[in-house]
Context: one part of a larger RNA
Molecule: large-subunit ribosomal RNA, domain II
Organism: Actinomycetota bacterium
RNA sequence: GCCGACGAGUGCUACGGGGCGGCGAGGCUAAGCCAGCAGUCAGGCGGAGCCGGAGCGAACGCGAGUCCGAAAGGGCGACGAGUCGUCCCGUAUCGACCCGAAACCGGGUGAUCUACCCAUGGCCAGGCUGAAGCGGGCGGAACACGCUCGUGGAGGGCCGAACCCGGGCAUGUUGCAAAAUGCCGGGAUGAGCUGUGGGUAGCGGUGAAAUGCCAAGCGAACCCGGAGAUAGCUGGUUCUCCCCGAAAUGCAUUUAGGUGCAGCCCCCACGAGGGGGCGCCGCGGAGGUAGCGCGCUGGAUCGGCUAGGGGGCUUGCCGCUUACCGAACCGAACCAAACGACGAAUGCCGCGGCGCGUGCGUGGGGCGUGAGACGGCGGGAGCUAAGUUCCGUCGUCGAGAGGGAAACAGCCCAGACCGCCGGCUAAGGUCCCGAAGUCCAGGCUAAGUGGGCAAGGCGGUCACGGCGCGUAGACAACCAGGAGGUUGGCUUAGAAGCAGCCACCCUUUAAAGAGUGCGUAAUAGCUCACUGGUCGAUCGUGCCGUGGCACCGACAAUCCACCGGGGCUCAAGCCUGGCACCGAAGCCGCGGAUGGCGCGAGCCAUGGUAGGGGAGCGUCCCCGUCGGCGGCGAAGCGGCGGCGGAAGCCGGCCGUGGAGCGGCGGGGAGUGCGAAUGUCGGC
Numbered sequence: 001g002c003c004g005a006c007g008a009g010u011g012c013u014a015c016g017g018g019g020c021g022g023c024g025a026g027g028c029u030a031a032g033c034c035a036g037c038a039g040u041c042a043g044g045c046g047g048a049g050c051c052g053g054a055g056c057g058a059a060c061g062c063g064a065g066u067c068c069g070a071a072a073g074g075g076c077g078a079c080g081a082g083u084c085g086u087c088c089c090g091u092a093u094c095g096a097c098c099c100g101a102a103a104c105c106g107g108g109u110g111a112u113c114u115a116c117c118c119a120u121g122g123c124c125a126g127g128c129u130g131a132a133g134c135g136g137g138c139g140g141a142a143c144a145c146g147c148u149c150g151u152g153g154a155g156g157g158c159c160g161a162a163c164c165c166g167g168g169c170a171u172g173u174u175g176c177a178a179a180a181u182g183c184c185g186g187g188a189u190g191a192g193c194u195g196u197g198g199g200u201a202g203c204g205g206u207g208a209a210a211u212g213c214c215a216a217g218c219g220a221a222c223c224c225g226g227a228g229a230u231a232g233c234u235g236g237u238u239c240u241c242c243c244c245g246a247a248a249u250g251c252a253u254u255u256a257g258g259u260g261c262a263g264c265c266c267c268c269a270c271g272a273g274g275g276g277g278c279g280c281c282g283c284g285g286a287g288g289u290a291g292c293g294c295g296c297u298g299g300a301u302c303g304g305c306u307a308g309g310g311g312g313c314u315u316g317c318c319g320c321u322u323a324c325c326g327a328a329c330c331g332a333a334c335c336a337a338a339c340g341a342c343g344a345a346u347g348c349c350g351c352g353g354c355g356c357g358u359g360c361g362u363g364g365g366g367c368g369u370g371a372g373a374c375g376g377c378g379g380g381a382g383c384u385a386a387g388u389u390c391c392g393u394c395g396u397c398g399a400g401a402g403g404g405a406a407a408c409a410g411c412c413c414a415g416a417c418c419g420c421c422g423g424c425u426a427a428g429g430u431c432c433c434g435a436a437g438u439c440c441a442g443g444c445u446a447a448g449u450g451g452g453c454a455a456g457g458c459g460g461u462c463a464c465g466g467c468g469c470g471u472a473g474a475c476a477a478c479c480a481g482g483a484g485g486u487u488g489g490c491u492u493a494g495a496a497g498c499a500g501c502c503a504c505c506c507u508u509u510a511a512a513g514a515g516u517g518c519g520u521a522a523u524a525g526c527u528c529a530c531u532g533g534u535c536g537a538u539c540g541u542g543c544c545g546u547g548g549c550a551c552c553g554a555c556a557a558u559c560c561a562c563c564g565g566g567g568c569u570c571a572a573g574c575c576u577g578g579c580a581c582c583g584a585a586g587c588c589g590c591g592g593a594u595g596g597c598g599c600g601a602g603c604c605a606u607g608g609u610a611g612g613g614g615a616g617c618g619u620c621c622c623c624g625u626c627g628g629c630g631g632c633g634a635a636g637c638g639g640c641g642g643c644g645g646a647a648g649c650c651g652g653c654c655g656u657g658g659a660g661c662g663g664c665g666g667g668g669a670g671u672g673c674g675a676a677u678g679u680c681g682g683c
Base pairs, nucleotide, nucleotide: 001683002682003681004680005679006678011094013092014091015090016089017088018087019086020085021084022083023082026051027050028049032045033044034043036041055062056061065076066075067074068073097236098235100233104226105225106224107223108222109221115200116199117198118197119196120195121194122193123192124190126159127158128157129155133151134150135149136148137147138146139145163187164186165185167184168183169182170181171180202218204214205213206212211220239616240615241614242613243612244611249262250261251260252259253258263369264368265366266365267364268363269362270361271360277356278355279354280353281352282351283350284349285348291342292340293339297336298335299334301332302331303330304329308325309324310322311321312320313319372397373396374395375394376393377392378391379390380389381388402413403412404411417592418591419590420589422588423587424586428582429581430580431566432565433564437579439578440577441576442575443574444573450568456552457551460549461548462547463546464545465544466543467542468541469540470539477534478533479532480531481530483507484506485505488502489501490500513528517526518525593606594605595604596603597602617672619669620668621667622666623665624664625663626662628661629660636656637655638654639653640652641650642649643648
C1' cells in the first nucleotide's frame, strides 16, 4: 500500500411536542401482595398518590369571579377536556455519537543503571626530583646563624604502563554498537581507582550544581487504579429514492474559530379571505442626499477703502509722514461630511386600478447558520495603493451543472426531472486547427498597430473648419541688387549691423533692419530680411484650429513567450450599416416518470451544501401463518440470464456445496463502511 473482518446518536428516568389507541368529567395506579407450568412472563388485588375538574389576592379571605381603587377604570381569570399506554422528534441528569490529550489524585514497585553515604577488602610496572630532620667540615665569641658535603626520603611533586577518564579529528549514522572503533590526548600516592555487603524514594531522594541522576525518554520515575478524567479543539460517522431548502447578519457575552435571543430554512395545525408578493399606471404623503449656492457657520484668493500696529520725523503734551503689516467694510471669483435663505432622480409609506400569480396571519415542533468571497454602483479608512480593510445596495459563487472568456468558484449568456443519431436561438463566433461568410456596401490603419502601458513629444496619414498670398504671376528654386548719413550714441585696449547698455531716426530708392545667422583681435568676407527678373499653378501655396487611425516614449534574467496556435495587410485589423449561418443541459418537437392543481380537456412544477420533512430497500433474531421448499440436493460460493424508479430482487439456468431454508402478517435490534496518521489479520 491493497484485501478481508471489526468499527461511531444507544440505554434508564423525567419533562415538552406530535402520530395511533383505551376510557372520559374523569383518567391512571406505585411499591407490595395473591394464585398459575420454574422464571424478569401473563392475570388479579392494591386508590396510597398523581394529573384534570376554579380562580383571584402578600394575606385574612371571597368565589365565576377576584385584586387595586372613593369612583371611573384597570390587572389576572371564567364562557367545559382530560388522562393513561405505545411509537417518533427534542431537551435535562448521567461517559450520552465514536476515537484522541498535555495533565491531576490515590495505592504500590524500584538505588542489580546511576548520585551520594556507611562497613569491609583489593590495586597503582618502571624511572626522575631530593623538603624537613640528623651527622661531618668550614666561617663565627657562640650551644645562634650562614655556607658546604653526606645521610634522609617529603610532595592533592615530575615522566610514564596497568587502571580510570573522554579534550581533538576521522570513521560509523537500516552502525560492530539505541553512544562504538582508529589515531592523538588528560589523571596515574590521590578530593585516586575498584570488588563485596548495606543505606537514602517521587509533594521524595541524591547532587564539587548540569535541572544532572534516580533501570536505554526525568522541570518531577514506573505500575495499577479514580477513569469511558476533561477537550467551546482536530479527525471520523456505514443503504436508496422523492419534496422543500438556508446562513456566514443584529444585540449581548473573560466574548471574538464558542454560546444565548432575534433574523433566515423546514414540518404540522388553525384562521382570514379585496389577505399577501412582484410589475406597470394614477393620486396623496414624509424627507434634506446628488446637484447648486455663499444670506448663516467656518475656510480661502485678489483689488479697493480703512481702524489699528510697525518704521521715520518731531517731542512737555499734541502731532506730521510712510512704496511696510493690516481687522472690519465694499467689489470680484471660490471651498465645506459634521455650512444651507435652495433642491432633484430613485427609493420609502398610504390609497385605487390592471396584469402575473401564491402567498399571508397566529400558535406549536425541528434545525442549521452567526470565518463569507468576488463583481457593479454609493461611501469611510488607506496613497481617489493592494486579490487591502469597513459599511450600504444589487448580482453571482457559496449550495449551480451547461455555453463563452485559450486554460480560469465570484465576469458574460443561461438555471440541468429522464431519454432522442430532431429543430430554433443567447453570449460568443463564422481563413485553418475548430461548428458556421475567405459574405455584401462604405471608410480608416502600414504600425503586425491590431496582439500590454502614462505624462509628454511628433512636416505619419485621412477628413473637416478658419485666416492669408496668388495669371496685376503667388510658394519653392535660380540670376541680380541688398545702398548713403554711419565706425549711430555709450561702453571698451578695440566694439565698425552682429560682447554688452540706450535709442532705433533720416536720405537715395524697385528694394535694403542703426540689422537674421556664420565669421574677424577689431575691420574685412559670406548670408538673411526686403526688391527686380526667369519660371509658370488641372488650382497652387502658407499659417492656425478640430476630429479619426497610426508613430516615439517601451528595459530582465532557460530559443520564440504581451494574438490560444498556424497564419492574416482594399484584412482573417479598426469604424459604420446590412443579410445569412454556427452555437448551450436555454426554448421548441416526440416519448416517459413523480408531485400539485383542475369537473374535465389539460396546465404547472421537479439544480442544490448545512438542514427539515416524506416514502422505501436490505441484514440478524423472535411470534403467527402458508397441510410452504429441501439428499429427485437447503444455505453459502462462482458464472450466465431476466426484472424494477433506486436501495435491490428472481429458491430462475449451469457448476460447486452437502443440511438446512423461504414467502406473507407482525415484533425486536450489537442492522448497512471507503476514508477516523482507525483496530486486528493476510499478502